[in-house]
Context: one part of a larger RNA
RNA sequence: CGCAGGAAACUUGAAAGGAGUCUUUCCUAGUACGAGAGGACCGGAAAGAACAGACCUCUAGUGUACCAGUUGUCACGCCAGUGGCACACGCUGGGUAGCUAUGUCUGGAAGGGAUAAACGCUGAAAGCAUCUAAGCGUCAAGCCCACCUUAAGAUAAGGUUUCCCACCCUGAGAGCAAUCGAAGGGGUAAGACAACAUGCAGAACACGUGUUUGAUAGGCUGGGGGUGUAAAGGCAGUAAUGCCAAAGCUGACCAGUACUAAUUAGUCGAGGA
Numbered sequence: 001c002g003c004a005g006g007a008a009a010c011u012u013g014a015a016a017g018g019a020g021u022c023u024u025u026c027c028u029a030g031u032a033c034g035a036g037a038g039g040a041c042c043g044g045a046a047a048g049a050a051c052a053g054a055c056c057u058c059u060a061g062u063g064u065a066c067c068a069g070u071u072g073u074c075a076c077g078c079c080a081g082u083g084g085c086a087c088a089c090g091c092u093g094g095g096u097a098g099c100u101a102u103g104u105c106u107g108g109a110a111g112g113g114a115u116a117a118a119c120g121c122u123g124a125a126a127g128c129a130u131c132u133a134a135g136c137g138u139c140a141a142g143c144c145c146a147c148c149u150u151a152a153g154a155u156a157a158g159g160u161u162u163c164c165c166a167c168c169c170u171g172a173g174a175g176c177a178a179u180c181g182a183a184g185g186g187g188u189a190a191g192a193c194a195a196c197a198u199g200c201a202g203a204a205c206a207c208g209u210g211u212u213u214g215a216u217a218g219g220c221u222g223g224g225g226g227u228g229u230a231a232a233g234g235c236a237g238u239a240a241u242g243c244c245a246a247a248g249c250u251g252a253c254c255a256g257u258a259c260u261a262a263u264u265a266g267u268c269g270a271g272g273a
Stems, first nucleotide, its partner, number of pairs: 001153001005164007015150004021049007033038001051107005059101004066094005071086006111145003118138004165272001167187004173180002191268003195211005216261003219257005225250003233244004
């Protein structure tokens, strides 16, 4: 831009893509078969491999500053207590969210249709025979559906429901006047965009939530999870140290709460060529 008014939500499915795998064990049954050795079809059940998708409860990683320990050195006057640097965490022990696999869950199926090879029924040409010539069946991991995803630019541009609009200003001109008012221009609707606060969405764009009629982000409060018992002071001990103390601190997690920031002002959008 189109889909002959403009919007919002939900859809149909032409078409396209994905998936499609395999093994072992058990039962039937040591049965049928076979002298024996051996050893089934059909049917039923279970376990698994690889592959694929999703997820983070568990297990296992990461987690660059969440907690603690610790060496050297410098600084805060000293002690104590802290901070800087030693990597793009100084080193070490742990670790929330998120992201992950080695972890967890799920999938291939079942079913229908038409067939291939093959196997048949009826049956002539050709008094017989013949699955075939007319006609009618059975039958594959394959084909078409079915399952999952995209999908009306499918220009043959589909469908359903709901919402919005016949108003105002200006204006040549007309009229003594109130007032009326062509074309054109401007405003306004449902709604959309922009802007702003942002996200588990994301390269940009897009997508989602929110914008005071508000929990969108930050802060604060409470909780969870993490770390592992803070500082100061007191007590005990000659002291190291221990106790008061499950302490103190705490990024992303879960809630609550308008304290801070989303304030006002913008743009598009009309009776359907």